[in-house]
The RNA shown here (transfer RNA) has 71 nucleotides and comes from a Ktedonobacteraceae bacterium. Rfam family: tRNA. Rfam classes the family as a transfer RNA. Its mean pLDDT, the model's own confidence on a scale to 100, is 81. The source organism's lineage runs through Bacteria, Bacillati, Chloroflexota, Ktedonobacteria and Ktedonobacteraceae. The RNAcentral record of the sequence draws on ENA.
RNA sequence: UGCGGAUUAGAGUAACGGUAACUCAACACUCUUUGAAAGUGUUGUUGGAGGUUCGAAUCCUCCAUCCGCAG
Numbered sequence: 001u002g003c004g005g006a007u008u009a010g011a012g013u014a015a016c017g018g019u020a021a022c023u024c025a026a027c028a029c030u031c032u033u034u035g036a037a038a039g040u041g042u043u044g045u046u047g048g049a050g051g052u053u054c055g056a057a058u059c060c061u062c063c064a065u066c067c068g069c070a071g
Base pairs, nucleotide, nucleotide: 001070002069003068004067005066006065007064010024011023012022013021018054026042027041028040029039030038047063048062049061050060051059
C1' cells in the first nucleotide's frame, strides 16, 4: 500500500429492509436475624459522517479502531 473480515446495553451474543432482542451483570422490592440463593420488576444499546428507500443494525460511499492475507 492493496484485499478480506469484525464493530449492537457494563460483558457475551442474536436479529428476511418493517416495534432492536436473549443470557449474565447492575438497580429496586419480596423472602431471611444477617448474607447468599430464589422470586418479581426496572434502567440502559446498533463505531462516526453522508447517500438510497415509504421505511436501514441490515443496501451503497467515505472515515475510525481491531484482526487476518498478499507485497